[in-house]
Context: one part of a larger RNA
RNA sequence: UGAUGUUGAAGGAACUCGGCAAAAUGCCUCUGUAACUUCGGAAGAAAGAGGACCUUUGAUAAGGCAACUUGUUGAAGGUGGCACAAGCCAGGGAGAAGCGACUGUUUAUCAAAAACACAGGGCUCUGCUAACACGUAAGUGGAUGUAUAGGGUCUGACGCCUGCCCGGUGCUGGAAGGUUAAUGUGGUGAGUGCAAGCUCACUCCUGAAGCCCCAGUGAACGGCGGCCGUAACUAUAACGGUCCUAAGGUAGCGAAAUUCCUUGUCGGGUAAGUUCCGACCUGCAUGAAUGGCGUAACGAUUUCUCCGCUGUCUCCAACAUCAACUCA
Numbered sequence: 001u002g003a004u005g006u007u008g009a010a011g012g013a014a015c016u017c018g019g020c021a022a023a024a025u026g027c028c029u030c031u032g033u034a035a036c037u038u039c040g041g042a043a044g045a046a047a048g049a050g051g052a053c054c055u056u057u058g059a060u061a062a063g064g065c066a067a068c069u070u071g072u073u074g075a076a077g078g079u080g081g082c083a084c085a086a087g088c089c090a091g092g093g094a095g096a097a098g099c100g101a102c103u104g105u106u107u108a109u110c111a112a113a114a115a116c117a118c119a120g121g122g123c124u125c126u127g128c129u130a131a132c133a134c135g136u137a138a139g140u141g142g143a144u145g146u147a148u149a150g151g152g153u154c155u156g157a158c159g160c161c162u163g164c165c166c167g168g169u170g171c172u173g174g175a176a177g178g179u180u181a182a183u184g185u186g187g188u189g190a191g192u193g194c195a196a197g198c199u200c201a202c203u204c205c206u207g208a209a210g211c212c213c214c215a216g217u218g219a220a221c222g223g224c225g226g227c228c229g230u231a232a233c234u235a236u237a238a239c240g241g242u243c244c245u246a247a248g249g250u251a252g253c254g255a256a257a258u259u260c261c262u263u264g265u266c267g268g269g270u271a272a273g274u275u276c277c278g279a280c281c282u283g284c285a286u287g288a289a290u291g292g293c294g295u296a297a298c299g300a301u302u303u304c305u306c307c308g309c310u311g312u313c314u315c316c317a318a319c320a321u322c323a324a325c326u327c328a
Base pairs, nucleotide, nucleotide: 001323002322003321004320005319006318007317008316010314011313014312019309027051028050029049030048031047036041038157052079053078054077055076056075057074058073059072060071061070062069063068080084092307093306094305095304096303097302098301099299100298104116105115120155121154122153123152124151125150126149132141133140134139158294159293160292161291163224164223165222168221169220170217171216172215173214174213177212178211179210184205186203187202188201189200190199191198192197225243226242227241228240229239252286253283264280265279266278267277268276
């Protein structure tokens, strides 16, 4: 000096990105227990009290003929200690917010999460030799199932809801017309052959799906405006005008896991708060199953605050063991 432990005056998070680490809590019995809530919970909420041993005494269970033995439980009095769940073992607690409903799953070996899954919801395909998948095929799975079934896809408990746009892309349906391959019937011409014929070139017509075309469809891919003016202070604009669009963002929420300017402004908490909570709305660039907004319970989740507690710190010290180091 390091490692692992133990202890520490006064203070008690002043440490630090952050209470990381440590300390504290811890068992049983009794009392008592808030907001909120899906009435189940929250809850071991929180907050308290008692606990050893001795004496006396009451109740009671089992065994036993009885004497008694082994337990459970109550009352009263007393004894000793710094300390009686005397060692080990053995919850710290509370409040607010974000995300995800929950239990679960995951990057074997730097990520456990807000990611995945999930019950629930929707759309869509599939009538059975099913759709779909594997395979060149035979065949197999689906399924010894049959639409209350199976496949695909999106969302993700529950509550309240889920607005407008079908112009583009996709999908579904339609079939009049246009376009369109091989083919088929002809026409014209060329080569060759004595001829029958064979071969070739050009060309009209014929000719399916597809595409063009016409509709439908958003819990399909997706999208959801600009400028100017206007009210008897000012400001603002319910109102008006105009351009463009397929249609111009509804309900909600909003400086947000989204806000650049930005430490926005106001309020709260602090002596002092770029974080936090509540509002405002000027949303650079929110928004409704790419789900929107809430939500009890849950979380080795993220953020903020308080109580307790402490060597995290002010500010370090001593001790134990091991190593390093010095000497032999």

The part of an RNA shown here (large-subunit ribosomal RNA, domain IV) has 328 nucleotides and comes from an uncultured Pelagibacteraceae bacterium.
It was read from a public genome assembly.